Transfer RNA from a Betaproteobacteria bacterium, 73 nucleotides, folded computationally. Its Rfam family is "tRNA". It is annotated as a transfer RNA. The organism belongs to Betaproteobacteria, within Bacteria. It was read from a public genome assembly.

RNA sequence: GCCGGGUUAGCUCAGCGGGUAGAGCAGCUGAUUUGUAAUCAGUUGGUCGGGGGUUCGAGUCCUCUACCCGGCA
Numbered sequence: 001g002c003c004g005g006g007u008u009a010g011c012u013c014a015g016c017g018g019g020u021a022g023a024g025c026a027g028c029u030g031a032u033u034u035g036u037a038a039u040c041a042g043u044u045g046g047u048c049g050g051g052g053g054u055u056c057g058a059g060u061c062c063u064c065u066a067c068c069c070g071g072c073a
Base pairs, nucleotide, nucleotide: 001072002071003070004069005068006067007066010025011024012023013022019056027043028042029041030040031039049065050064051063052062053061
């Protein structure tokens, strides 16, 4: 330098035929317990790496760009 994959909640990851953004864990509250843990119920939390474009509408399509992983040279 070229090719491919990845970037979404504090963490690990879903969501891709474009239509109000999800799960598990963690956190918080409550129940249970003599108490802790475990378990159960509820709940908070997101500029979807960044800019621009297409569209009535973009995490999703196009483009530029940053970073990470792999391959080729």
Source information
Model confidence (mean pLDDT): 82 of 100.